[in-house]
RNA sequence: GCUUCCCUAGCUCAGUAGGUAGAGCGUGUGGCUGUUAACCACAAGGUCAUCGGUUCAAACCCGGUGGGGAGCG
Numbered sequence: 001g002c003u004u005c006c007c008u009a010g011c012u013c014a015g016u017a018g019g020u021a022g023a024g025c026g027u028g029u030g031g032c033u034g035u036u037a038a039c040c041a042c043a044a045g046g047u048c049a050u051c052g053g054u055u056c057a058a059a060c061c062c063g064g065u066g067g068g069g070a071g072c073g
Base pairs, nucleotide, nucleotide: 001072002071003070004069005068006067007066010025011024012023013022019056027043028042029041030040031039049065050064051063052062053061
């Protein structure tokens, strides 16, 4: 330099027929227990890397930029 994949919650990841964003773990509160842990319930937490385009509507489609991985030279 070329090709290709990835970027979504604190962490690990789901979510592609475009139509209000999810799980597990973690965190907080409550329950249970003599206490802790475990277990149960509830809650908070995301402008879906970023900028722009298409669309009535974009995490999802298109382009630029940035970051990371793999292959080739």
The RNA shown here (transfer RNA) has 73 nucleotides and comes from a Bacteroidota bacterium. Model confidence (mean pLDDT): 80 of 100. The RNAcentral record of the sequence draws on ENA. The same sequence occurs in records of 2 taxa. Its Rfam family is "tRNA". The family's RNA type in Rfam is transfer RNA.